[in-house]
Context: one part of a larger RNA
RNA sequence: CGUUGAAAAUUGAGAGGGCUGGUCUUUAGUACGAGAGGACCGAGAUCAACGAAGCUCUAGUGUACCGGUUGUUCCACCAGGGGCAGACGCCGGGUAGCUACCUUCGGCACGGAUAAACGCUGAAAGCAUCUAAGCGUGAAGCCGUCCUCAAGAUUAAUUUUCGUUAUCAGCUCCCUAGGAGACUACUAGGUUGAUAGGCAGGAAGUGUAAGUGUAGCAAUACAUUCAGCUGACCUGUACUAAUAGAGCGAGCACGA
Numbered sequence: 001c002g003u004u005g006a007a008a009a010u011u012g013a014g015a016g017g018g019c020u021g022g023u024c025u026u027u028a029g030u031a032c033g034a035g036a037g038g039a040c041c042g043a044g045a046u047c048a049a050c051g052a053a054g055c056u057c058u059a060g061u062g063u064a065c066c067g068g069u070u071g072u073u074c075c076a077c078c079a080g081g082g083g084c085a086g087a088c089g090c091c092g093g094g095u096a097g098c099u100a101c102c103u104u105c106g107g108c109a110c111g112g113a114u115a116a117a118c119g120c121u122g123a124a125a126g127c128a129u130c131u132a133a134g135c136g137u138g139a140a141g142c143c144g145u146c147c148u149c150a151a152g153a154u155u156a157a158u159u160u161u162c163g164u165u166a167u168c169a170g171c172u173c174c175c176u177a178g179g180a181g182a183c184u185a186c187u188a189g190g191u192u193g194a195u196a197g198g199c200a201g202g203a204a205g206u207g208u209a210a211g212u213g214u215a216g217c218a219a220u221a222c223a224u225u226c227a228g229c230u231g232a233c234c235u236g237u238a239c240u241a242a243u244a245g246a247g248c249g250a251g252c253a254c255g256a
Stems, first nucleotide, its partner, number of pairs: 001152001005162006014149004020048007032037001050106005058100004065093005070085006110144003117137004168251001170248004174190005195241003198237005204230003211224005
């Protein structure tokens, strides 16, 4: 831009993906075989690789969430802290998110037409013959079934609802954001509001703050104190910001 208004819900022409392999148990030490050995068919269990989704568990990260600690410097000093030592000074942990080494799931089964092959009936060719007419069985393969995308499928589909002269239905700009994201787009919202921030409570993390007291010469320990602090998580709460506004939008037929 088109599909001759808009919002939603669909159909599926077509396209892509998937289709894997091993081991063990059982059938059964059966069939077979003199023995040695040793099955088909079928049933069950389990694993690998691959793939999809996810973060409940396990594990990793988690650059400033908590703590420890060395040197130095600054806050006048003590105490308590800040900076730097890497683009965390080093170290011990770690929420959300992201992730795999983790978790869950997948390949099944079935139908159709077939290949090689095996057949039925059956002539040419009084017989025979799976083939010439005709009819079957038959594979991890083919077409479906399964999963994903999909009406620019210009053959531009379908259904439902809204709307009819008014800038209406609807949409955009603008703004708050993230389950989204390079931008755009998408999604959630914009006071008839929980969209983000703040605040409150909780979860979770760290590990018992500062100050004071007691004991000790002191380092330090204990008590107050499972304290104090806390990014992303959960719930709530209009305190702050989503204000105010502007623009686009002519739709057949039917109806009025």
Notes:
The part of an RNA shown here (large-subunit ribosomal RNA, domain VI) has 256 nucleotides and comes from a Candidatus Magasanikiibacteriota bacterium. Rfam family: Bacterial large subunit ribosomal RNA. The prediction has a mean pLDDT of 85. It was read from a public genome assembly.